Model confidence (mean pLDDT): 87 of 100. Large-subunit ribosomal RNA, domain IV from a marine metagenome, 329 nucleotides, folded computationally.
Context: one part of a larger RNA
RNA sequence: UAGCAUUGAAGGAACUCGGCAAAAUGCCCCCGUAACUUCGGGAGAAGGGGGACCUCCUUUUGGGCAACCAGGAGGGGGUGGCACAGACCAGGGGGGUGGCGACUGUUUAUUAAAACACAGGGCUCUGCGAAGUCACGAGACGACGUAUAGGGUCUGACGCCUGCCCGGUGCCGGAAGGUUAAAAGGAGGGGUGAGAGCUCCGAAUUGAAGCCCCGGUAAACGGCGGCCCGUAACUAUAACGGUCCUAAGGUAGCGAAAUUCCUUGUCGGGUAAGUUCCGACCUGCACGAAUGGCGUAACGACUUCCCCGCUGUCUCCAAUGCUAACUCA
Numbered sequence: 001u002a003g004c005a006u007u008g009a010a011g012g013a014a015c016u017c018g019g020c021a022a023a024a025u026g027c028c029c030c031c032g033u034a035a036c037u038u039c040g041g042g043a044g045a046a047g048g049g050g051g052a053c054c055u056c057c058u059u060u061u062g063g064g065c066a067a068c069c070a071g072g073a074g075g076g077g078g079u080g081g082c083a084c085a086g087a088c089c090a091g092g093g094g095g096g097u098g099g100c101g102a103c104u105g106u107u108u109a110u111u112a113a114a115a116c117a118c119a120g121g122g123c124u125c126u127g128c129g130a131a132g133u134c135a136c137g138a139g140a141c142g143a144c145g146u147a148u149a150g151g152g153u154c155u156g157a158c159g160c161c162u163g164c165c166c167g168g169u170g171c172c173g174g175a176a177g178g179u180u181a182a183a184a185g186g187a188g189g190g191g192u193g194a195g196a197g198c199u200c201c202g203a204a205u206u207g208a209a210g211c212c213c214c215g216g217u218a219a220a221c222g223g224c225g226g227c228c229c230g231u232a233a234c235u236a237u238a239a240c241g242g243u244c245c246u247a248a249g250g251u252a253g254c255g256a257a258a259u260u261c262c263u264u265g266u267c268g269g270g271u272a273a274g275u276u277c278c279g280a281c282c283u284g285c286a287c288g289a290a291u292g293g294c295g296u297a298a299c300g301a302c303u304u305c306c307c308c309g310c311u312g313u314c315u316c317c318a319a320u321g322c323u324a325a326c327u328c329a
Base pairs, nucleotide, nucleotide: 001324002323003322004321005320006319007318008317010315011314014313019310027051028050029049030048031047036041038157052079053078054077055076056075057074058073059072060071061070062069063068080084093308094307095306096305098303099302100300101299105116106115120155121154122153123152124151125150126149132141133140134139158295159294160293161292163224164223165222168221169220170217171216172215173214174213177212178211179210183206184205188201189200190199191198192197225244226243228242229241230240253287254284265281266280267279268278269277
């Protein structure tokens, strides 16, 4: 000096990105226990008290024929210590608040999570030699199943809900018309030949699906305005009107948000002091409804902020033990 332990005056998070680490809590019995809630929970909530030994009494369980043995519970009196779940073993710190994800689960060999999955919800395909998948194929899975089944895809408990747009792309349906391949057709023409013929080119016309076209469809991919202007009996603002564009112009709910650039927005709360936090406001740079919206009890080695307890995290370091390093032998 380092590592691992133990202890520490006064203070008690002033440390730090952050209470990281440590300390503290810890067992059993009794009392007691809030908001909220899906009435199950929350809950070991929180917060209190008791616990050793001696002695007396009451009561009781099991065994035993019994004597008795091994215990349990309750009550009275007393004894000692700083300390009685006395060491060891074992063994929750707690409370409030917001975000995300309902939950138990799963995953990345330095990321365990808010990611994945999930029960539940929707759309869509599939009538059985099913759709779909593997294989060149026979064949197999699907399934010794049969639409309350199976495949694909999105969402993700539950509660309240899920608005407008089918112009583009996709999908589904339609089949009148247009376009359209091989093929059919063969007007007409070329080469050659004396001719018959052989050979080549070839218009009209008839020809599917597809595309064009006509409809439907957004829990399909997706989209959900501007301007300039004017307008109310203070001012300000604009329920209202006009105008341009559009397929249609963002509904409910939420909102400086895991989304807000300007921004430490403004106001309120908490602090002596708060770029974080909580509650509001709405000027949403650039929320928004199954790429789901907004809530939500319970749950979480998730994450934000605050409080109590506790402490060498710190003010500010010190001492001791062990092991190394180092010096000497």
The full RNA is in RNAcentral, with records from SILVA. It matches the Rfam family "Bacterial large subunit ribosomal RNA".